[in-house]
RNA sequence: UUCUUAUCUCGAGAGGUGGAGGGACUGGCCCUUUGAAACCUCGGCAGCGGGUCUGUUAUGCGACAGACACUGUGCCAACUCCAGCAAAUACUUGUGAAGUAUUUGAAAGAUAAGAG
Numbered sequence: 001u002u003c004u005u006a007u008c009u010c011g012a013g014a015g016g017u018g019g020a021g022g023g024a025c026u027g028g029c030c031c032u033u034u035g036a037a038a039c040c041u042c043g044g045c046a047g048c049g050g051g052u053c054u055g056u057u058a059u060g061c062g063a064c065a066g067a068c069a070c071u072g073u074g075c076c077a078a079c080u081c082c083a084g085c086a087a088a089u090a091c092u093u094g095u096g097a098a099g100u101a102u103u104u105g106a107a108a109g110a111u112a113a114g115a116g
Base pairs, nucleotide, nucleotide: 001116002115003114004113005112006111007110008109013042014041015040016039017038021031022030023029025084026083027082028081043076044075045074047073048072049071050070051068052067053066054065055064056063057062080108085105086104087103088102089101090100091099092098093097
């Protein structure tokens, strides 16, 4: 970096350095000098893989369910902040169409696991 699969309305922040950006992209809307990004320290959360333990089945392997933050990662403003493409329904208008609202699906993105 590519592909596949699963999940994405749960949860969880203080201090120090730093000094103007950040929320992937575009639009909107937000956060931010009452201090952004980034880095460091400590803390926390519990999604995925591993491990350990318990229960059920079972000779066992294994399978299923649950617990533990031990380990590899991840995460700690706002639903992935909202929308983006398509469709359905309702309403509106300046009606070959457009807009608004709600919903559904996709796309894109993020994380994990596996494969190349």

This is a predicted structure of a 116-nucleotide RNA (SAM riboswitch aptamer (S box leader)) from Alkalibacillus haloalkaliphilus C5.
The model forms 97% of the base pairs in the Rfam consensus.
The coordinates come from a structure-prediction model, not an experiment, and the mean pLDDT is 82.